[in-house]
The part of an RNA shown here (large-subunit ribosomal RNA, domain VI) has 268 nucleotides and comes from a Kiritimatiellota bacterium.
The sequence was found in a public genome assembly.
Context: one part of a larger RNA
C1' cells in the first nucleotide's frame, strides 16, 4: 500500500520447509527346514553408533579481574600495609552465563492409494485367463500422520474485546461549518537468557525495570589490626574469617519524570 471503519488479542490452516539412517544381541528355538554341518521365516523384547533438537540438576570445559598464593621492578616519605606494569605478570581455585566428552528426547506407530509381486471373480474365446468390466493382498518408496513457519492464501478468512459528533444541504457517495484527538499506535526512557543496526519482550511512579543498599546462596579459603611464641623464615589465637561479577528475594534510596508525534468522529 493491499485486506471497504480504526485498533488489540487469540485462532483456522490453503501452502512451504524439517525429519526420513544403520547395526549388534536375546526369547521364540537349537524348534521348522536338513544326512549332517548348520539354522530360520512371522512375532516379541533390550543396546549401540552416526545424526538432529533441547538442556546445565549432576559430570566436567570457560568464566580477561570474583577470592587467594608467588616473581621482579616502579610508586604510595619509611615499616606494615596496599597500588600500576610485566600475555589477565605467572599460579591454584571457581558462580551466573555459554559449551560437550555430559544430560533428555527425536526418526515411529498407525491410516490412506499404489509398484513390482501374489490373488479373487469373470467374459471377449461354450476351455483357460489376475482384466477386458469389478474386487482383495501388498515396499526404506507416495499422501496423511509428527516437529516448525504460515491470510499478502488478492478466494487476503474467522473468534473475542476496545473506540469513535453535533450543525446545515444532498437521494447518497460526499461538501461545508464548529467541536474534538478516542481505542490505540510510535517516538522518548529504564532494561532484558532478545540482540550485527534494526527487530522482539518487559518494565515507565497508580512502578521492583535497572542500579544502590539490606538478606540469603555461591566462590575463595581464615583479612586487616593486636596479642603470644620463635634469633629468625615463620606459626599460632582473636577468625568457618575477610573480600565479592553476572544468582535467589526484599527495599523507591537512584534513574525510567514531563512530555510530543500520529490516529478518527460509526464506516461501498
Nucleotide at each position: 500500500c493491499g485486506c471497504a471503519g480504526g485498533a488489540g488479542g487469540g485462532c483456522u490452516g490453503a501452502g512451504g520447509g524439517g525429519c526420513c539412517c544403520g547395526c549388534c544381541c536375546c526369547c521364540u528355538a537349537g524348534u521348522a527346514c536338513g544326512a549332517g554341518a548348520g539354522g530360520a521365516c512371522c512375532g516379541g523384547g533390550g543396546g549401540c553408533g552416526a545424526c538432529c533438537g533441547g538442556c546445565c540438576a549432576a559430570c566436567g570445559g570457560u568464566g580477561c579481574u570474583c577470592c587467594g598464593g608467588c616473581c621482579g621492578u616502579c610508586g604510595c616519605g619509611c615499616c606494615a600495609g596496599c597500588g600500576g606494569c610485566g600475555c589477565a605478570g605467572c599460579c591454584g581455585g571457581g558462580u551466573a552465563g555459554c559449551c560437550g566428552a555430559g544430560c533428555c528426547g527425536g526418526g515411529a506407530a498407525a491410516g490412506g492409494a499404489u509398484a513390482a509381486g501374489c490373488g479373487c471373480u469373470g467374459a471377449a474365446a461354450g476351455c483357460a485367463u489376475c482384466u477386458a468390466a469389478g474386487c482383495g493382498c501388498c515396499a526404506a518408496g507416495c499422501c496423511u500422520g509428527c516437529c516448525c513457519c504460515g491470510a499478502g492464501a488478492c478466494u487476503a478468512g474467522c473468534c473475542c474485546u476496545c473506540c469513535c459528533g453535533c450543525c446545515a444541504c444532498g437521494a447518497a457517495g460526499g461538501u461545508g461549518g464548529c467541536c474534538u484527538g478516542a481505542a490505540g499506535g510510535c517516538g522518548g526512557g529504564c532494561c532484558g537468557a532478545a540482540g550485527a543496526a534494526c527487530a522482539c519482550g518487559g518494565c515507565c511512579u497508580c512502578g521492583a525495570u535497572a542500579g544502590g543498599c539490606c538478606g540469603g546462596g555461591c566462590g575463595u579459603g581464615c583479612a586487616a589490626g593486636c596479642g603470644c611464641g620463635g634469633c629468625g623464615a615463620c606459626g599460632c589465637g582473636c577468625u568457618c574469617a575477610g573480600c565479592g561479577g553476572a544468582c535467589c528475594g526484599g527495599u523507591a534510596c537512584u534513574a525510567a519524570a514531563c512530555c510530543g508525534c500520529c490516529g478518527a468522529g460509526a464506516g461501498g